[in-house]
Context: one part of a larger RNA
RNA sequence: GAUGAACGCUAGCGACAGGCCUAAUACAUGCAAGUCGAGCGGCAAGUCGAGGAGUAAUCUGAGACCUAGAGCGGCGCACAGGUGCGUAACGCGUAUGCAACCUACCCCAUACAGGGGGAUAGCCCGGAGAAAUCUGGAUUAAUACCCCAUAGUACAAUGCAAGGGCAUCUGAGUAUUGUUAAAGAUUCAUCGGUAUGGGAUGGGCAUGCGUCUGAUUAGCUAGUUGGCGGGGUAACGGCCCACCAAGGCGACGAUCAGUAGGGGUUCUGAGAGGAAGGUCCCCCACACUGGCACUGAGAUACGGGCCAGACUCCUACGGGAGGCAGCAGUAGGGAAUAUUGGGCAAUGGACGAGAGUCUGACCCAGCCAUGCCGCGUGCAGGAUGACGGCCUUCUGGGUUGUAAACUGCUUUUAUCUGGGAAGAAAAGGCCCAUGCGUGGGACAUUGCCGGUACCAGAUGAAUAAGCACCGGCUAACUCCGUGCCAGCAGCCGCGGUAAUACGGAGGGUGCAAGCGUUGUCC
Numbered sequence: 001g002a003u004g005a006a007c008g009c010u011a012g013c014g015a016c017a018g019g020c021c022u023a024a025u026a027c028a029u030g031c032a033a034g035u036c037g038a039g040c041g042g043c044a045a046g047u048c049g050a051g052g053a054g055u056a057a058u059c060u061g062a063g064a065c066c067u068a069g070a071g072c073g074g075c076g077c078a079c080a081g082g083u084g085c086g087u088a089a090c091g092c093g094u095a096u097g098c099a100a101c102c103u104a105c106c107c108c109a110u111a112c113a114g115g116g117g118g119a120u121a122g123c124c125c126g127g128a129g130a131a132a133u134c135u136g137g138a139u140u141a142a143u144a145c146c147c148c149a150u151a152g153u154a155c156a157a158u159g160c161a162a163g164g165g166c167a168u169c170u171g172a173g174u175a176u177u178g179u180u181a182a183a184g185a186u187u188c189a190u191c192g193g194u195a196u197g198g199g200a201u202g203g204g205c206a207u208g209c210g211u212c213u214g215a216u217u218a219g220c221u222a223g224u225u226g227g228c229g230g231g232g233u234a235a236c237g238g239c240c241c242a243c244c245a246a247g248g249c250g251a252c253g254a255u256c257a258g259u260a261g262g263g264g265u266u267c268u269g270a271g272a273g274g275a276a277g278g279u280c281c282c283c284c285a286c287a288c289u290g291g292c293a294c295u296g297a298g299a300u301a302c303g304g305g306c307c308a309g310a311c312u313c314c315u316a317c318g319g320g321a322g323g324c325a326g327c328a329g330u331a332g333g334g335a336a337u338a339u340u341g342g343g344c345a346a347u348g349g350a351c352g353a354g355a356g357u358c359u360g361a362c363c364c365a366g367c368c369a370u371g372c373c374g375c376g377u378g379c380a381g382g383a384u385g386a387c388g389g390c391c392u393u394c395u396g397g398g399u400u401g402u403a404a405a406c407u408g409c410u411u412u413u414a415u416c417u418g419g420g421a422a423g424a425a426a427a428g429g430c431c432c433a434u435g436c437g438u439g440g441g442a443c444a445u446u447g448c449c450g451g452u453a454c455c456a457g458a459u460g461a462a463u464a465a466g467c468a469c470c471g472g473c474u475a476a477c478u479c480c481g482u483g484c485c486a487g488c489a490g491c492c493g494c495g496g497u498a499a500u501a502c503g504g505a506g507g508g509u510g511c512a513a514g515c516g517u518u519g520u521c522c
Base pairs, nucleotide, nucleotide: 001521002520003519005518006517007516008515009514012375013374014373016371017370018368019367020333025331026330027329029328030327031326034075035074036073039072040071046065047064048063051060052059053058082286083285084284091211092210093209094208095207096206097205098204101203102202106199107198108197109196110195111194112193114148115147116146117145124137125136126135127134128133154179155178156177157176158175159174160173163170164169184191185190212258213257214256219249220248221247224246225245226244227243229241230240231239261283262282263281264280265276266275267274268273288309289308290307291306292305311322312321313320314319339365341364342363343362347361348359349358350357351356378409379408380407381406388400389399390398391397392396414459415458416457417456418455419454423449430441431440432439433438466511467510468509469508470507471492472491473490477506478505479504480503481502487494488493
């Protein structure tokens, strides 16, 4: 000098930031991922209600409107958010390569969308079970599923081949054969579907170099190293398998052990360097522990699934349910770290044609001097240098000290009163233009924070100073008490009867809403 700090004393305000460093310990409760009726069958409640029964009250009720919840289907749930267990590794950083690769949604281009079929959830009727849930029958729809047709710059096989390349090779162009598509909705504006090529974006893989400590760890290795052939993958590869060979790594530190997420950056330092990796951004890993795959463009998937384990809970004892390292919150641990808050108004995301819905992302508010910055606690005058305190060489003097009193002024702040934002751009619906994107115009609506910030006025010095130190280092000195005691202390060292070093007082010095102490780093 720095700090995600803690502790002691003290404390007026604001802006901005930060806030479980320990137990990746266990979790009550609520919320954190849904959305689309313009894909589909359908529909409770509610409102209206032709008609019928009835003297009436009332009952019944075709149909219409409105649609909740549930279901099939699509997209999303692989993002966003959390944590740092593991990992010394192509994990990360940097620089390259892929003639060895994939990419939903988005953009551009080309072509196409013909015909048919059988189911199933739901609903209805049953059955089993305490429940979770399971199950039989009948019936029904689709942008769900299947079949046929159509077919090329797609894919596969067989040929020819300009040319190109670092090798394996690649290959414009071209011939023959074979294989694979589709879906509709509608308020008539549009939105979707299929195939292929290209782009964009995101990823996958490989490689050079760099990346902690220990030799009181010296040898390590059988899928091990390479080859041939296959399997597998989006793709190369011992990635996996059969066979063959006997290799491969290591004193330029292999192997083993310990520690650790990496980087941008941060702190320090003149620099070189050293230390750190909290907040923010990028990458990686993980989601009770271990393993596994499914779905999907993408996961081996935090709030999906299966199996095993530990733990907790429910049970009718037969069997079931769960996973806060999401946001709050609880217990525990600890020197120590916050609210079971408000809002989707903004930004962004998912779905939707849109209106919109959802969003503990986010934006705000609350708590904490945890930090940094800013402001204030008055200003000017005022000497009989008052009283009191302290010191003293004591009828006196010095000091506290212009300090107070007193006079004048100001009003930041405070309190009260009044006014009062920006953050909002619109989108949508309407009109005009336009081939399509879209552009223009008028009108209306939308603010959590918040009646907050801010502004004006009124009142009145009014509401606001502490902490540490004073032997030297190191700015700041005397008295009293104590008497190697009590105590101090970062180092040197103080204290045994005049202690500037202990304790108190007066005075002083330093910093100041903080000041000291402790821990850690340079």